[in-house]
């Protein structure tokens, strides 16, 4: 400090995610030791048991008991036991009394508050402590304890009687104190102790503590906007320790609030802690300060202090005891239990230290505290060994070399060390300011010795981010995942293993906080198009504000004093062996009070100024507004006339109008709405908006002048006004247009687009609505910052013109309105004096997409609806600009048998062949738009053969190696369908001197063979296609932030990215062309064939054609048009040749090959069958349908090729196929080999024929072991469909199409009508590029990039999830009104009875009754919050559901916005608006 993720790629915007640090944590795996800290975050839930606040006998009455002494009595074992009494000492338990119990400890429910933090203050209190002053006199009556009696289960209580005090009471004294102007009145005490001392009362002061008031500060919410009646103030009274509406009565009507009152939600606050560079953000465990509550609610008493955690009273809930009558209790003290929960400890030791209470003290008490225990919960430290050691051991893992590599100095082994550990010995500090006593921790820390490498390593990760990789298994399964994303048979991403990386007694995961996030932006962001400028203006509060001067000192700056607790933090040092930890010293911000100073800036006050602003005068332009009056053109309607059959409408129709006379034409009338030309990037207005003409009223603006005022200004939350269209209300009006609606078309449908009608509406008046793509998608104001050029309105200068007003053109200037552009800005596009530049002031708005501008609530509205405005849930994107492609029912240019112009076909028939389908035991397999289908296959009877049935073999039919034996080979016979098996014979080979070797056969063994088994989506090679289309790229330079562009563009030209000119390009490569082959002309040479000096033919070599020449055109050029010559002319014709790439195109069955699979079978052999099936469909062909023909007879002319297991002549036989025959030829010599169409002559005469030949019958021929399934040919007979072929579709531009025959490969033969070659005869047409198809270049739009066979919208159907509404229901909180009213304080009343006092009749009290206040409780009405609710609304999500095709291209009706109506749905239509 950044990184991943939107895209084909890029830049930007923007969210999501990660790496860091932290925690009172939890969970998983693992675990050696020590130190220091920390340890119920949840139920302020309920609590068994023990302890946590007592102490004082030197306040008091007094006692059990013990000890000692003395006396008495009894028993008697005469010195012992028991009892009694007294004295002394100690003194349990209980009681009266004093002090303490209001501290300490625990918790954070409540509280948004003077509760806390900080600052200042005045009207107060203060036990114990300190200082000072004074006093401490003399008395009295009770009461608990105790005793007796009684009640009760208990808790406890009642009565009678006795007694003490530092308990209580009155009296005296009263400097001070209180009241009072004063006189005067009133008020106190306590004693204890052996010494000494300790107390008591009053007053004054101090210290520390507390109460009260106050400025400032710190949460969310406006979908909480008004709140308040003791409320705000006053007077009087009461009340308190004390100010005060703190309380009461009366008077006044105030007080708070947009700087957020009131309400709601949440929350103890702070020092500080975590994070961060900081500013900030989050938090408030432990430690420290403050506050609050103590089961819940209320209340007072006592006291210096409480409205009291371990006190009291009452109410409520809960728990416990009970004899059912009644009682008891409060762990948010320390331990501990249950419950809740992911989760948080011992019912420990000690008062030795520190501190607290009481006491004169000793001392007692102290779960405060000091310690120990449990827990890797955190931080810190240490260890699990060190050095040497390569036969680089074995195992394990990887491996194409089967070589090697890794684990790895790791181990073994040798030599050491001893932290930790174990044992033994020694052994602290903590303890003294204090004389004695006293150590829980603890025989702990620590030291010494001995022993022994022994007892001590795991966890996570290894696709990228992110350090670290291979093998096996799995096969979109199982699973992983923080984000992107992995997994569908070769997974570095799942699981295991090996290896590696990181951290380490821990490591990971989860949760939460800050950071990264400049992603709320003060530091430090934005708003034309990404989210974001209110539709516009006026203007209040507020914010900001010209020049000069004087003054002030609020802001500001600064000095001093005070405060800002300690701890923490920083620096330095010290103590625990170090560190964590602890201690010491110094420092420290922000804030704030008082005080002194400065006066530039901001503010205040006074004075002055004129440039901002305004006024005035003169003048100018204008669809600015409102009202009234008025005009012509056109549409419709009405009337009259002319006139006759159509009109209207559309792409084409139809509905519609018309013989009752339309349309058309003419004239006249009526009515409503809108205003042609002028007219413009023009003008005016705040915007919406404004257009015939005239009149009246009226607003604003510009210029000039410089007379007046003297900062009067800018912006503007709330507020107010205006605000297109549509829409609403009332009343008018209605010509045209025209949602809805009706009809006609179109269509698969057509609730649309088109057509015919047509109602609201559009118009007017008045009143609402208040929204638009209300847009410049750009808030208002002010200043500053190059130029160029239009245009509207003013002013000025000189010039021309005119007698002059004027007019014209030029320049300067102000205001408006446009275009282009510099700098600058911008992600880019673009903006650029009318800024989106540079600045200032103020306002509004934004913070990922969807959900949603929706729900709920509020306000407004007659309604429609508007405005304000969320959340759950869900996604990892959504988006802007630009780039390269692809695409478009976008554009421009160009090409191609692409169309057109032609010729001939296919599609109909029969047959052949191939394919699909079906069938079958099998009908083997592959190829499937173009780019499969007479294709692989250029030859399926067996073989081929891969398929089926049956029969056989298992190291194999074939290769290599090992061992043993044998030559190999083979006749004949038997069984069998054959493979095969058996038998009998024949046969002993070749090389070598020898040993032996080579080849072959048999048997055995295992390595292996074998596989047309799978994967063409693992591959090589080869091929098809776009396409013989003209394209595809690179180096350097240049442009751009970048993808990328330029070059390769533009213009001309070409078949061509062919060439040229020009241009930030200059060059180059693969393609094009040329080089190669064949053909056409000529020449030269050679010459096999029977011959031929010419010629012809064959072979070899050469010449020739290059826009070279002439003319026109082109800016030049490239080139093109025409011409000459020439066999050939502009690429002469044909072929071979196929750029970068596309289609995961085809082929594992031609071959090769990775991986997987089979191994007595998925291998191999044999016989037979099948690949030839047949309702049907398709493709490619052949033959035809006839007279440009068929048949018969005669007759003419080729070229390419092939031939020895071959081609086969002559001759003879046969109707023929063919047979016999055998000459010739390994071929320019012989043969195949008669070419056919053609030509000549004849017949046929328009018909299912003398066309056509399918099919079938018979007889033959040939090949071959074999012709049944299943060959070809011949002859005779038979004689089907078919009379030119629907929609649609194919080929061809010249020696081409068409027609005609010939040859060859494969091959025994042939299913060949196929394929590949060869020649013969030999046309027609092209005006052209509108259209169809394909392609190229440029341009444009794009929401496409798997690239239009794209993308994508909505209803419906299914599942899941969250949420709104809903008759209601349940629960809760807070308030209001009323009722009831416990305890309690206060007050009123009463006092028969009881108590006290005294002057004996009264006073006071207990008790009784009542009043006011009031907790709990009850009732009522209305609202709020949460949950729930039949049903219902939309929303989100979900590999392959339905219907359409709304959007993206002109998306096929341009899209979108507002509004209204309609419709299964996307949507359609009307009106106005925007251009995105």
């Nucleotide at each position: 400090a950044g990184a991943g993720u939107u895209u084909g790629a890029u830049c930007c915007u923007g969210g999501c995610u990660c790496a860091g640090a932290g925690u009172g944590a939890a969970c998983g795996c693992u675990a050696g030791c020590g130190g220091u800290g920390c340890g119920c975050c949840u139920a302020a839930c309920a609590c068994a048991u023990g302890c946590a606040a007592g102490u004082c006998g030197a306040g008091c009455g007094g006692u059990a008991a013990u000890a000692u002494u003395u006396u008495c009595u009894a028993g008697c074992u005469u010195g012992c036991u028991a009892g009694a009494a007294a004295a002394u000492a100690u003194g349990a338990g209980a009681g009266c009394g004093g002090c303490g119990a209001a501290c300490g400890g625990g918790u954070g429910a409540g509280u948004a508050a003077c509760a806390c933090g900080u600052u200042g203050g005045a009207a107060c209190c203060u036990a114990c402590c300190c200082c000072g002053a004074a006093c401490u006199c003399a008395g009295g009556g009770a009461u608990a304890a105790c005793a007796c009696a009684c009640c009760g289960a208990a808790a406890g209580g009642u009565g009678u009687g006795c007694u003490a005090a530092u308990a209580c009471c009155g009296g005296a004294u009263a400097g001070u104190c209180u009241c009072g102007u004063a006189a005067g009145a009133g008020u106190a005490a306590a004693g204890a102790u052996u010494u000494u001392u300790c107390g008591g009362u009053u007053c004054g002061g101090g210290a520390g503590g507390g109460g009260c008031c106050u400025g400032c500060g710190g949460c969310u919410u406006a979908u909480c906007a008004g709140c308040u009646u003791g409320u705000u103030g006053g007077u009087a009274g009461g009340g308190u320790a004390a100010a005060a509406g703190c309380c009461u009565a009366c008077c006044a009507a105030g007080g708070c609030u947009a700087u957020g009152a009131c309400g709601a939600g949440u929350a103890a606050c702070u020092g500080g802690u975590c994070u961060g560079a900081g500013a900030g953000g989050a938090c408030g465990a432990c430690c420290a300060g403050u506050c609050a509550g103590a089961a819940u609610g209320g209340g007072a008493c006592u006291g210096a202090g409480a409205c009291a955690c371990g006190g009291c009273c009452c109410a409520u809930a809960c728990u416990c005891c009970u004899a059912c009558g009644g009682g008891a209790g409060g762990c948010a003290g320390c331990a501990g239990u249950g419950a809740g929960g992911a989760a948080u400890c011992u019912u420990c030791c000690g008062c030795a230290a520190u501190g607290g209470g009481c006491g004169a003290a000793a001392g007692c008490c102290u779960g405060a505290c000091g310690g120990a225990g449990c827990g890797a919960c955190a931080c810190c430290g240490c260890g699990u060994g060190a050095a040497g050691g390569a036969u680089g051991a074995a195992a394990c893992c990887c491996u194409u070399u089967u070589c090697g590599g890794g684990c790895g100095u790791a181990a073994a082994c040798u030599u050491c060390u001893g932290u930790u550990c174990u044992g033994a010995g020694g052994g602290a500090a903590c303890a003294a300011a204090u004389u004695u006593u006293u150590g829980a921790g603890g025989g702990u820390a620590c030291c010494u010795c001995a022993g022994g490498a022994g007892a001590a390593a795991g966890c996570a990760c290894c696709g990228g981010c992110u350090a670290a990789u291979u093998c096996c298994g799995u096969g979109c399964c199982a699973g992983c995942a923080g984000c992107c994303g992995c997994g569908g048979u070769a997974a570095g991403a799942c699981g295991g293993a090996a290896g590696g990386u990181g951290c380490a007694a821990g490591c990971g995961u989860u949760a939460c906080u800050c950071g990264g996030a400049a992603u709320u932006a003060c530091u430090g962001g934005g708003c034309g198009u990404a989210a974001a400028g209110c539709g516009u203006c006026u203007g209040u509060a507020g914010g900001c504000g010209u020049u000069c001067u004087a003054u002030u000192a609020a802001g500001u700056c600064u000095g001093g004093c005070g405060u800002u607790a300690a701890a923490g933090c920083g620096c330095a040092g010290a103590g625990c062996u170090c560190a964590a930890c602890u201690c010491u010293g110094c420092g420290u911000a922000c804030g704030u009070g008082c005080u002194g100073g400065a006066a530039a800036c901001u503010g205040g006050u006074g004075g002055a100024a004129u440039u901002g602003a305004g006024c005035a005068a003169c003048u100018c332009a204008g669809a600015g507004g409102c009202a009234c009056c008025u005009g012509g053109a056109a549409u419709g309607c009405u009337g009259u006339g002319u006139g006759u059959a159509g009109g209207g409408g559309u792409a084409a129709u139809a509905u519609c109008c018309g013989u009752u006379g339309a349309u058309a034409c003419a004239c006249a009338g009526u009515g409503g709405a809108a205003c042609g030309c002028u007219a413009a990037a023009a003008g005016c207005g705040a915007a919406a908006g404004c257009a015939g003409g005239g009149u009246g009223c009226u607003g604003g603006g510009g210029g000039u002048u410089a007379g007046c005022u003297g900062a009067c200004g800018c912006u503007c939350a709330g507020a107010g006004a205006c605000g297109a269209a549509a829409g609403c209300g009332u009343g008018g009006g209605u010509a045209g247009c025209g949602a809805a609606c009706g009809g006609g078309a179109u269509u698969a449908g057509a609730u649309a687009c088109c057509c015919c009608g047509g109602u609201a509406g559009u118009c007017c008046a008045c009143g609402c609505c208040c929204u638009a793509a209300a847009c410049g998608a750009u808030g208002c104001g002010u200043g500053c910052u190059c130029g160029a050029u239009g245009u509207g309105g003013g002013g000025g200068a000189a010039c021309g013109u005119u007698c002059g007003a004027u007019c014209g053109a030029u320049c300067c200037u102000c205001c408006g309105u446009g275009u282009c552009u510099a700098a600058g800005c911008u992600a880019a596009c673009g903006c650029g004096g009318u800024a989106a530049g540079c600045a200032c002031g103020c306002c509004g708005c934004c913070u990922g997409g969807g959900g949603a501008g929706u729900a709920c609530g509020g306000c407004c509205g007659c309604a429609a609806g508007g405005u304000u405005a969320a959340a759950a849930c869900u996604c990892a994107a959504a988006g802007g600009a630009a780039u390269a492609g692809a695409c478009g029912g976008g554009g421009a240019c160009c090409c191609a048998c692409a169309c057109a112009a032609g010729c001939g076909g296919u599609g109909g028939a029969g047959c052949a062949u191939g394919g699909g389908g079906u069938u079958u035991a099998a009908u083997u397999c592959g190829a499937u738009a173009a780019u499969a289908a007479g294709c692989g296959g250029g030859g399926c009877a067996c073989c081929u053969c891969a398929c089926c049935c049956g029969g056989a073999u298992u190291u194999g039919a074939c290769a290599u190696c090992u061992u043993a034996g044998g030559a190999a080979u083979u006749u004949u016979c038997u069984a069998g369908a054959a493979a095969u098996a058996g038998a009998c014979g024949a046969g002993u080979g070749c090389c070598g001197c020898a040993a032996g070797g080579a080849a072959c056969c048999u048997a055995a063994u295992g390595a292996c063979a074998g596989g047309c088994g799978c994967u063409g989506c693992a591959c090589g090679g080869u091929c098809g296609u776009c396409g013989u289309c003209a394209g595809c790229u690179c180096g350097u330079g240049c442009c751009u932030u970048g993808a990328g562009g330029u070059g390769u563009g533009u213009u001309g030209u070409u078949a061509a990215g062919u060439c040229a000119a020009u241009g930030a390009a200059c060059g180059a490569g693969c393609g094009c062309a040329a080089c190669c082959c064949u053909c056409a002309u000529c020449c030269u040479g050679u010459g096999u064939u029977a011959a031929u000096u010419u010629c012809c033919c064959a072979c070899a070599g050469g010449a020739g054609a290059c826009u070279g020449c002439c003319g026109g055109c082109u800016c030049c050029a490239a080139g093109u048009c025409g011409g000459a010559g020439g066999a050939a002319g502009g690429u002469g014709a044909g072929g071979a040749u196929g750029a970068c790439g596309u289609c995961a195109g085809a082929u594992c069955a031609g071959c090769g090959u990775g991986g997987c699979c089979c191994u007595u079978a998925c291998a191999u052999c044999c016989g037979g069958g099948g690949c030839g099936a047949c309702a049907c469909c398709c493709a490619u062909g052949c033959u035809a349908c006839a007279a440009u023909g068929g048949c018969c007879a005669g007759u003419a002319c080729a070229g390419c090729g092939g031939g020895c297991a071959g081609c086969c002549a002559a001759g003879c036989c046969g109707u023929a196929a063919g047979g016999c025959g055998g000459a010739g030829c390994g071929a320019a010599u012989c043969c195949c080999u008669u070419a056919a169409a053609g030509c000549u002559g004849g017949c046929c005469c328009a018909a299912g024929u003398u066309c056509g030949g399918a099919u079938c019958g018979a007889a033959g021929g040939c090949u071959g072991a074999a012709a049944c399934u299943c060959g070809c040919c011949u002859u005779c007979g038979u004689g089907a469909a078919g009379u030119u072929g629907g929609a649609a579709u194919c080929g061809c531009u010249a020696g081409u199409a068409a027609c005609c025959g010939u040859g060859a490969a494969u091959c025994a033969g042939c299913c060949a009508u196929g394929u590949c070659a060869c020649g013969g005869u030999g046309a027609a047409u092209a005006u052209g590029u509108u259209c169809c198809u394909g392609g190229g270049u440029c341009u444009u739009g794009u929401a496409c990039u798997c690239a239009c066979c794209g993308c994508c919208c909505g209803u419906c159907a299914a599942g899941u999830c969250a949420u709104g509404a809903a008759a209601g229901g349940u629960a809760g909180a807070a308030g209001c009104a009323c009722c009831c009213u416990a305890a309690g304080c206060a007050c009123c009343u009463u006092u028969a009875u009881c108590c006290g006092c005294c002057u004996c009749g009264g006073c006071g009290g207990a008790g009784g009754g009542g009043u006011a206040c009031c907790a709990c409780g009850g009732u009522g009405a209305a609202g709020c919050u949460a949950c729930u609710g039949a049903u219902u609304g939309g929303g989100a999500c979900u590999a392959a559901g339905u219907c359409g095709u709304a959007a993206c291209a002109a998306g096929g009706u341009a899209u979108c916005c507002g509004u209204a109506g309609g419709a299964g749905a996307a949507c359609c239509u009307g009106c106005g608006g925007a251009u995105g």